[in-house]
Context: one part of a larger RNA
RNA sequence: GCCUACGAGUUACUCUUCUCUGGCAAGGUUAAGUGUUUAAGACACGGAUCCGAAGCGAAAGCGAGUCUGAAUAGGGCGUAUAGUCAGGGGAGGUAGACGCGAAACCUUGUGAUCUACCCAUGGACAGGUUGAAGGUGCGGUAACACGUACUGGAGGACCGAACCGAUAAACGUUGAAAAGUUUCCGGAUGAUCUGUGGGUAGGGGUGAAAGGCUAAUCAAACUGGGAAAUAGCUCGUACUCCCCGAAAUGUUUUUAGGAACAGCGUUGUGGUUUGAGUUAUAUAGAGGUAGAGCUACUGAUUGGGUGCGGGGGAGUCAAAUCCUACCAAAUCCAGACAAACUCCGAAUGCUAUAUAAUAUACGCAGCAGUGAGGCCCGGGGUGCUAAGGUCACGGGCCGAGAGGGAAAGAACCCAGACCAUCAGCUAAGGUCCCCAAGUUACUACUAAGUUGAACUAACGAGGUGCGAUUGCAUAGACAGCUAGGAUGUUGGCUUGGAAGCAGCCAUUCAUUUAAAGAGUGCGUAACAGCUCACUAGUCGAGCGAUCGUGCAUGGAUAAUAAACGGGCAUUAAGUAGUACACCGAAGCUAUGGGUAAUAUUUAUAUUACGGUAGGGGAGCAUUCCAGCGGCAGCGAAGUUAUGACGUAAGUUGUGGUGGAGCUUCUGGAAAAGCAAAUGUAGGC
Numbered sequence: 001g002c003c004u005a006c007g008a009g010u011u012a013c014u015c016u017u018c019u020c021u022g023g024c025a026a027g028g029u030u031a032a033g034u035g036u037u038u039a040a041g042a043c044a045c046g047g048a049u050c051c052g053a054a055g056c057g058a059a060a061g062c063g064a065g066u067c068u069g070a071a072u073a074g075g076g077c078g079u080a081u082a083g084u085c086a087g088g089g090g091a092g093g094u095a096g097a098c099g100c101g102a103a104a105c106c107u108u109g110u111g112a113u114c115u116a117c118c119c120a121u122g123g124a125c126a127g128g129u130u131g132a133a134g135g136u137g138c139g140g141u142a143a144c145a146c147g148u149a150c151u152g153g154a155g156g157a158c159c160g161a162a163c164c165g166a167u168a169a170a171c172g173u174u175g176a177a178a179a180g181u182u183u184c185c186g187g188a189u190g191a192u193c194u195g196u197g198g199g200u201a202g203g204g205g206u207g208a209a210a211g212g213c214u215a216a217u218c219a220a221a222c223u224g225g226g227a228a229a230u231a232g233c234u235c236g237u238a239c240u241c242c243c244c245g246a247a248a249u250g251u252u253u254u255u256a257g258g259a260a261c262a263g264c265g266u267u268g269u270g271g272u273u274u275g276a277g278u279u280a281u282a283u284a285g286a287g288g289u290a291g292a293g294c295u296a297c298u299g300a301u302u303g304g305g306u307g308c309g310g311g312g313g314a315g316u317c318a319a320a321u322c323c324u325a326c327c328a329a330a331u332c333c334a335g336a337c338a339a340a341c342u343c344c345g346a347a348u349g350c351u352a353u354a355u356a357a358u359a360u361a362c363g364c365a366g367c368a369g370u371g372a373g374g375c376c377c378g379g380g381g382u383g384c385u386a387a388g389g390u391c392a393c394g395g396g397c398c399g400a401g402a403g404g405g406a407a408a409g410a411a412c413c414c415a416g417a418c419c420a421u422c423a424g425c426u427a428a429g430g431u432c433c434c435c436a437a438g439u440u441a442c443u444a445c446u447a448a449g450u451u452g453a454a455c456u457a458a459c460g461a462g463g464u465g466c467g468a469u470u471g472c473a474u475a476g477a478c479a480g481c482u483a484g485g486a487u488g489u490u491g492g493c494u495u496g497g498a499a500g501c502a503g504c505c506a507u508u509c510a511u512u513u514a515a516a517g518a519g520u521g522c523g524u525a526a527c528a529g530c531u532c533a534c535u536a537g538u539c540g541a542g543c544g545a546u547c548g549u550g551c552a553u554g555g556a557u558a559a560u561a562a563a564c565g566g567g568c569a570u571u572a573a574g575u576a577g578u579a580c581a582c583c584g585a586a587g588c589u590a591u592g593g594g595u596a597a598u599a600u601u602u603a604u605a606u607u608a609c610g611g612u613a614g615g616g617g618a619g620c621a622u623u624c625c626a627g628c629g630g631c632a633g634c635g636a637a638g639u640u641a642u643g644a645c646g647u648a649a650g651u652u653g654u655g656g657u658g659g660a661g662c663u664u665c666u667g668g669a670a671a672a673g674c675a676a677a678u679g680u681a682g683g684c
C1' cells in the first nucleotide's frame, strides 16, 4: 500500500419546548399496587399525584383585576378562555452524550539486581625510572652550622601493561551492538579500581553539581485506581434521489481561530391583492460632494504699482530734513491654491406623491449555518498617487459556478449546466498549418522579424509616410565647377608685437564696384598663406526652412535558444481602416423525455429545475419480530457466469456451483449502509 472484518448523534428521564397523529374536553390523566385471564400479553379496578380552568403584589392581601401612588391620574403585569393524555418526529437540559486523542492533577502501592552516595567485610595493581627526610664515615666549627661520599627508599612523583577511563578520527547508523568496532589517547600506590552483603524512595533520595542518576523511563520514576479527567483544539463521521439555499457583517465579550443577540438561509403558519416589497416613468423636495471660484469669507500665495512702519546712510550731538537696486503693513492691477475655505454648484443616490408592471415583502413559530473572506472595476483614506499592502463605501464575480475564450490560470471577457441527440443559429474570440472557419476583397503604412496578446522613459537621430505654414526659382533657384572676394587701412586703443581673426572701443564708416564684413573659420611671434559671407559665368528644374502627426530607430543589462503557445509569416499570417462570408459554448432554437408549481377548457399550456455550510421532502438496502401467504433435495441461502428492468439507492431471469433452509406483502423494532480517523485486527 491493497483486501476482508470491525469502526462514530445512541440510550435513559413523572425534565423543557415546538410540530404531526389519535382520544376526551373546562376539563384531561392515572402511578405504585390489586384482581381476572393468558404463549406473549390484554382487560378491569386503583383519583394518590400532575397539568389546565385567574391574576397581581416582596408580602399582608385583594381579585377580572392587581401593583405602584396622596390619587377615582398615568404606567407595569393581567382579563376578551383550550386544555390534557398517549404515540411518532425536530431541538434543548442532565448524564461520558457523535467517535478517537493529550500534556497533566490526586491517591494506593512497587522499585537502589542499572545507577548515585554511604556502611561492613574481602580482593587487585607486570616491568622500568627518579632518589625526599633520616642515618653513617670523612672534612669543618669554640660548639653548632655547613660541605662531601655512601647509605636510605619518600611521593594524590615519572614511563608503561593488566585494570579503570573515553581525546581525536573513521567505520557503523533497517548496526555484530537500542551507544559498539578500529587506530590514536588519559589515569595506572591512589580523592585508585573492584567482589560480596547491607542502607537511603518519588516533591523523596543521592549528587567533587551535568538538572546528573534513581532498572534502555527523570525539571519530579514505575504500577493500579479517581477515569470514558478536561480538550472554546486537530482529525474522522458510512445508501440514493428531489426542492430551496447562506455567511465571512454590526454590537458586546479575560474577547479576537470561541461565544451571545441582531443580520443573511430554510420549513410551517397567518393576514394583506383596497398593493406594506421591487422596478420603470413623471413631478416635488432636502442636501453642499464633483466641478468651479475667491476685490464673497478663513487661510496660504507669485510678479508689478503706491509705500504705514522699520533698517541703513547723510545731516558737527540731538532734532527738523534729505537719500535708498533694503525689509515691508495696508491697498490697487495681473496670476494662482485648500479634506477640516465657499459668493456658487451639478450628475447619481435618498425621501414623498402619481401611474404602470410584478408576490416579491411583513409578522409569528421550529431548525440552522455564518460571524478567518478574496480578487476585479469606480470614487476615497493610509502608504512612497509602493505592494498579490491596508481601511471603509458602491458594483460585479470567486467563495458555493460547470461550459467557450485569454497557450497554461479561483476572480479577466462571453455565458448561468434538469436529461438525451452524429440537428440548426449565435456570444466572446477567431478563420496559413498544428486547430473548426477567408492564404477573402479593397485602401494605406512598417523593413525594424518591429510586430504577430505581460512591460519601458527622459533624451538622441538627414529612417520613412501624410498634413500645414513659409522662403527662393526659366528675369535661371539649390548643389557642383571656373573666376573674383578689392581700396582708405596695419580703423582707433592696447601691446614687446596685435596688420579682418589675444583683448577693448565704435554713427563697424566711406570709396571703387557685378560683388567683397573694419571680416565666418583655419593659420603666423607678428605679417604671409588657405577659406567663408557676397558677386559673375557655366549648368537647367525644382530647391530649402519651421511646425504637427502615423509607423519605425537608438536608449534596451541576468543566468535554457526559452516572454509570437509552436511551426513559421514581409503589397503579410504585421499595423490602421472599410466590407462581406464563415467557425465558434452545456447560451438560444429544434426534436424527444423527466420532476415540481401555477392556470384552466382535465390534457394541454406556461414557468422553474448550477450549488458548499445548512433547512425541508421522498425513497432503496441490511438484521430481527408479528400477521396473512408463498418457495424449497424435481435443489433454499450463499457464490459464479451472463442477460433484463428501474432517474438512483437497487430489483430480477437463466445456466453452473452449493447442499438446507428462504421469503413477497402489510406493519413493527434497530448493535441499520464506510474510502479516508498517521483508525483497530488479520491476511497478502
Stems, first nucleotide, its partner, number of pairs: 001684006011095003015092010027051002033045005055062002065077004098236002101233001105226003109222002116200009125190001127159003130155001134151006163187003168183004202218001204214003239619006249262005263370002265367006277358009291344001292342002298338002302334005309327002311324004373398006380391003403414003418593004423589003429583003432567003438580001440579006451569002459554002463551010480538005486511003491505003517532001521530002594609007620673001622670006629663003638657008